[in-house]
Overview: This is a predicted structure of a 477-nucleotide part of an RNA (small-subunit ribosomal RNA, 3' major domain) from Sedimentibacter sp. E177. The organism belongs to Sedimentibacter, within Bacteria. Its Rfam family is "Bacterial small subunit ribosomal RNA". The prediction has a mean pLDDT of 82.
Context: one part of a larger RNA
């Protein structure tokens, strides 16, 4: 000086109380561990691994296994020689890679000898290649403490030093935020602010957007307007400014005005010295070891999808605040060209013929959510639930067998609210209800976003957990 304390004092967070709504029981869905396996490729391992890497494994992805292949190689650059070709079509063999044949065929210069370039074969070594090893050699980059309030210098004082002061102290704050006192005066890096969005209003603009008044209709379809919404650009606005009160005449804090907003308005971006020999050599890079007819590449198949079992995270459910039927409204924010696809027609649907419009405030996707109204089912393993399982079918896509996703009609299982235990939430949240997008041929109950409906609680800080601050012991460093 730190560390740690079932030591002390203050402070703070959904930390705990107060609520609401879950997980833990059950089916599935995903991922893990064991197991098995020719392989079940590899990595994450407490909080901070386990819907994670993976934003999407039939083939490819693939890195794994078997079997068939190549070896200057599937890619890169340098020499030789030989040909004019490659490419593309088709013919046998073959799982295929690949081999063998047929058709097709290069440029430019030129003293016509030849040479340049390009591309194929072949050779011969320099090399290539490696998703092999070492995140405990190593950049880069991320988690986490934690968006907590911290962490240092400078110059000076103290002290023999390691060091201390400053950074303590009083008070205040969301904050080392600010005010005062102070051998300390000043300064960095975080804090705050300045970026974005959302909340009001103005100004410019008025189409593809809108419709108050007028004219007009099926329909803002139209004339006609740009007031209104709306888009989207500049600005205004909020500063404890103002008033009271507390308080030291300070900093603040209380309660009021006026305002859409009131004290950090909400929300996001932004993460300080550092800690975890945290992760990752499989994003990429690289240092060193190691393979070189292979730990390398090519091909066909198979697995990464296996299943006594264990744990995590979802989704649906155990109904009447609900199930079905049948009317009948009201979004936002994104996407679109090998797209998104409309009307219009076939089907019970999945979907399929069909091809108007749109590179899109103009067309699509778009409305079919849950709420509402009205019938019905009478509390039951039920008209709850929907796994499983048969059959028929539909898209995608060389191909759905291993191993895809949707329909239909049968089937109709567990489940009657879940022990210990635990997990999220303080407001447009929590809970619930759809809607979108990236990945992407195809494949979401994830994942990131976007709107609709919208609560309940919060005495309080003894106590559990994580941090902070300042003291105090300490046989720790």
């Nucleotide at each position: 000086u730190g560390a740690c304390g079932g030591g002390g004092a203050c402070c703070c967070g959904c930390a705990c109380a107060a609520g609401c709504a879950g997980c833990g029981g059950a089916g599935c869905a995903u991922g893990u561990g064991g197991u098995u396996u020719a392989a079940u490729u590899c990595g994450a391992c407490g909080c901070a691994a386990c819907g994670c890497g993976a934003a999407g494994a039939a083939c490819c992805u693939u890195a794994c296994c078997a079997a068939g292949g190549c070896u200057u190689g599937a890619c890169a650059u340098c020499c030789c020689c030989u040909u004019g070709a490659c490419a593309g079509a088709u013919g046998c063999a073959g799982a295929g890679a690949u081999g063998u044949g047929u058709c097709c065929u290069c440029u430019c210069c030129u003293u016509c000898g030849g040479g340049a370039g390009c591309a194929a074969g072949g050779g011969a070594g320099a090399c290539a290649g490696g998703u092999g090893g070492u995140g405990c050699a190593u950049g880069g980059u991320u988690g986490u403490c934690g968006u907590c309030a911290g962490c240092u210098c400078g110059u000076g004082u103290c002290g023999u030093g390691a060091g201390a002061u400053g950074u303590u102290g009083g008070g205040u704050u969301a904050a080392g935020u600010c005010c005062c006192g102070c051998a300390a005066c000043g300064a960095g890096c975080g804090c705050a602010a300045c970026c974005c969005u959302u909340g009001u209003c103005a100004u410019u603009a008025g189409u593809u957007g809108c419709c108050a008044g007028c004219a007009a209709u099926a329909a803002g379809a139209u004339g006609g307007g740009c007031a209104c919404u709306c888009u989207a650009a500049u600005g205004a606005g909020a500063c404890u400014g103002c008033c009271g009160g507390u308080g030291a005449u300070a900093a603040a804090c209380c309660g009021g005005a006026g305002g859409a907003a009131g004290g950090u308005g909400g929300g996001g971006a932004u993460g300080a010295c550092g800690u975890c020999a945290a992760a990752u050599c499989a994003u990429c890079a690289u240092g060193c070891c190691c393979c070189u007819u292979a730990u390398g590449u090519c091909u066909u198949g198979g697995g990464c999808u296996a299943c006594a079992c264990a744990c995590g995270u979802g989704c649906u459910a155990c109904a009447a605040u609900g199930g079905u039927c049948g009317g009948a409204a009201c979004a936002a924010a994104g996407g679109g060209a090998a797209g998104c696809g409309a009307a219009g027609g076939a089907g019970c649907g999945a979907u399929c013929c069909g091809g108007a419009g749109c590179a899109a405030a103009a067309c699509c996707u778009c409305a079919u959510a849950a709420a509402c109204c009205g019938a019905u089912c009478c509390c039951a393993g039920u008209u709850c639930g929907g796994a499983u399982u048969g059959c028929a079918g539909g898209c995608u896509g060389c191909a759905a067998c291993u191993c895809g996703c949707c329909u239909g009609c049968a089937u109709g299982a567990a489940g009657u609210c879940g022990g210990a235990g635990u997990u999220g939430c303080u407001a447009g949240u929590a809970a619930u209800c759809g809607c979108g997008a990236a990945u992407c041929a195809g494949a979401a109950c994830g994942u990131c976003g976007c709107g609709g409906u919208g609560a309940a609680u919060g005495c309080g800080u003894u106590c559990c957990c994580g941090g902070g601050u300042c003291u105090u012991g300490u046989a720790c460093a």